[in-house]
Context: one part of a larger RNA
RNA sequence: ACCGGCGAGUUACUCCUCUGCGGCAAGGCUAAGCCGUUUAGCGGCGGAGCCGUAGCGAAAGCAAGUCUGAACAGGGCGAAUAGUCGCAGGGGGUAGACCCGAAACUGCGUGAUCUACCCAUGGGCAGAAUGAAGCGCUCCUAACCGGGCGCGGAGGUUCGAAGCCGUGAACGUUGAAAAGUUCUGGCAUGACCUGUGGGGAGGAGUAAAAGUCUAAUCAAACGCAGAGAUAUCUGGUUCUCCCCGAAAAUGCUUUAGGGCAUGCCUCGGGCCACUACGUCGCGGGGGUAGAGCUACUGAAUGGAACGCGGGGGCCACCAGCCUACUGCCUCCAAUCAAACUCCGAAUACCGUGACGACUAUCCCGGGAGAAAGUCUACGAGUGAUAAUGCCCGUGGACAAAAGGGAAACAACCCAGACCGCCAGCUAAGGUCCCAGAUUGCAUCUAAGUGCGUAAGGAAGUUGGUUUUCUAGGACAGCGGGGAUGUUGGCUUAGAAGCAGCCACCAUUUAAAAAGUGCGUAAUAGCUUACCCGUCGAGAAAUCCGGCACCGAUAAUGAACGGGACUAAGAUGCAAACCGAAGCUGCGGCUACGGUGACACUGCGGUGUCACUGCGGGGUAGGGGAGCGCUGAUAGGCAGACACAAGGCGUACCGCAAGGAGCGCUAGAGGGCCUAUCAGGUGAGUAUGCCGGU
Numbered sequence: 001a002c003c004g005g006c007g008a009g010u011u012a013c014u015c016c017u018c019u020g021c022g023g024c025a026a027g028g029c030u031a032a033g034c035c036g037u038u039u040a041g042c043g044g045c046g047g048a049g050c051c052g053u054a055g056c057g058a059a060a061g062c063a064a065g066u067c068u069g070a071a072c073a074g075g076g077c078g079a080a081u082a083g084u085c086g087c088a089g090g091g092g093g094u095a096g097a098c099c100c101g102a103a104a105c106u107g108c109g110u111g112a113u114c115u116a117c118c119c120a121u122g123g124g125c126a127g128a129a130u131g132a133a134g135c136g137c138u139c140c141u142a143a144c145c146g147g148g149c150g151c152g153g154a155g156g157u158u159c160g161a162a163g164c165c166g167u168g169a170a171c172g173u174u175g176a177a178a179a180g181u182u183c184u185g186g187c188a189u190g191a192c193c194u195g196u197g198g199g200g201a202g203g204a205g206u207a208a209a210a211g212u213c214u215a216a217u218c219a220a221a222c223g224c225a226g227a228g229a230u231a232u233c234u235g236g237u238u239c240u241c242c243c244c245g246a247a248a249a250u251g252c253u254u255u256a257g258g259g260c261a262u263g264c265c266u267c268g269g270g271c272c273a274c275u276a277c278g279u280c281g282c283g284g285g286g287g288u289a290g291a292g293c294u295a296c297u298g299a300a301u302g303g304a305a306c307g308c309g310g311g312g313g314c315c316a317c318c319a320g321c322c323u324a325c326u327g328c329c330u331c332c333a334a335u336c337a338a339a340c341u342c343c344g345a346a347u348a349c350c351g352u353g354a355c356g357a358c359u360a361u362c363c364c365g366g367g368a369g370a371a372a373g374u375c376u377a378c379g380a381g382u383g384a385u386a387a388u389g390c391c392c393g394u395g396g397a398c399a400a401a402a403g404g405g406a407a408a409c410a411a412c413c414c415a416g417a418c419c420g421c422c423a424g425c426u427a428a429g430g431u432c433c434c435a436g437a438u439u440g441c442a443u444c445u446a447a448g449u450g451c452g453u454a455a456g457g458a459a460g461u462u463g464g465u466u467u468u469c470u471a472g473g474a475c476a477g478c479g480g481g482g483a484u485g486u487u488g489g490c491u492u493a494g495a496a497g498c499a500g501c502c503a504c505c506a507u508u509u510a511a512a513a514a515g516u517g518c519g520u521a522a523u524a525g526c527u528u529a530c531c532c533g534u535c536g537a538g539a540a541a542u543c544c545g546g547c548a549c550c551g552a553u554a555a556u557g558a559a560c561g562g563g564a565c566u567a568a569g570a571u572g573c574a575a576a577c578c579g580a581a582g583c584u585g586c587g588g589c590u591a592c593g594g595u596g597a598c599a600c601u602g603c604g605g606u607g608u609c610a611c612u613g614c615g616g617g618g619u620a621g622g623g624g625a626g627c628g629c630u631g632a633u634a635g636g637c638a639g640a641c642a643c644a645a646g647g648c649g650u651a652c653c654g655c656a657a658g659g660a661g662c663g664c665u666a667g668a669g670g671g672c673c674u675a676u677c678a679g680g681u682g683a684g685u686a687u688g689c690c691g692g693u
Stems, first nucleotide, its partner, number of pairs: 001693006011095003015092010027051003033045005055062002065077004098236002101233001105226006117199008125190001127159003130155001134151006163187003168183004202218001204214002239626006249262005264369001265367006275360001277356008290343001291341002297337003301333004307328004311323004373398007381390002403414003418588004423584003429578003432563003438575001440573005450565001456550002460547005466541004477534005483507003488502003513528001517526002589616002592613009627682001629679009643669001646665005652659002
């Protein structure tokens, strides 16, 4: 892991409350106990007591009232009747109270055969090296000191077996081993190692101290008990069908992942009124969006002008003057504001009338769940006009919603699945192939744009607007001219069209600037404007659109789902078609309502059938109806060809849980039907428990 079995809302209480059924009813009921009996029981007695029939007050007390109070006032609580007992069920309370689960706490014990320390008594340490003190001999010295040689054999001394340890590495890691193996290492006469016996223990021991060790367990051992500790936490909680169906909010909370009240769901009862809801009409208040500001409060740009004030300068005896500075007032132009408003919507909200639709609203009571929400559109805040960000408001969807589309994709688009059909029509979205349905029409695009992006850039291409020129010859090209006063004046070393400043005249002309650019030191030279000729038909500029281009750089290859496509891309238009669990058709089931028939009736209704109307997505959750298991009571039944359980198979019945029949197997145990009762009553999940494989 799989299979099988076991495995979770129970029981008690004269407790509280509600619902159903039943008895009696202004009453209802007995408890213990006793008696009888056909003895898990039943019948009778038993009224002690309990609840109700009257309340109010702290109480004395009064009483349909009473309390407060001076009150014959007002106000509070009452009165205008229904209870009680039993059975069953839904909740609550007290108990372990649906089940499993702590970390811990306390008590009483058991442990030092492991390990730490201590005590007593024993044991062990191959071999080699070094060579302390001391001593002897000798040399030296006046004598010491000192030197040499020898003897000697010290040491938490050296090397290294046994022994003890465990440095580094590899292996091992479901191991050979719940700490090892191999190589390599440390100590190895010592604070050494070791045998045996003994000592002290759980807030205690022991500790060369690591919170170490105290029997593979230690920041408080182990066993049993209190004990089913407690767990606002996690997990799990077992058959079926039918009806309805949430919430993730508000307030409070030592509260925030928990509660209590309310809102929202469900069930029962009551109310039947335009009560609620919708649309339209009418009547309201508002200060949002917008807008506006010499209408306030503030912000803020440029300019003008008079006056005033400040600063600066001149002058200073007074007076005054100037100001490329600055403020206020006034005017002009253009602005801004959540905490500005002279104004001011749409919605929303309130009231009212009509109409629509319907009982949805509202009230009382039983049972809940929920109180972590998420994305999206719109309106704000916060943030960076960031975030699958945070925080509100109003909708939607998901949550609790399947189906179709978006390649895939809770939340987007379409659309809400009772069941069946080898029928039809559509929605979103699509119609070349994958792949159901058009190789439709017109125009555009040339970029594979389409099939990712901005500021900005560009004689891309296409459509349009306006203006100018043009057969009196435009535009472009080509041929020719492009001159004179004059080198204009000034400046300058020079300045001659062309460094700069000023002016920009006049002449000859078809036309030609006191010069458009290049150029020179300055001239020169080239060129342009301008004019003529040639040529022979459109040319130039501007603005507004469409679609394209560049901008466009990242890590495996990835920006149409793919193939591919020049349309199968884009825009517009038209008619078809495809396309869903939507709608329709046909058949079937069912909740609730209406009508009819029949049956029953306690006359209130109930049941069955038919027709008809309207419903049947669903988590938490509420309500309803059933299936099956074990046992019990009563009645009935099958069975000798036997019967029953169990097992295997099976094409039947039931919406389902499930139930038969038949065949095979099995072989003394029981089974089936109807009505009713009782529960150790249904398994896939709890890192569930036990067993098997």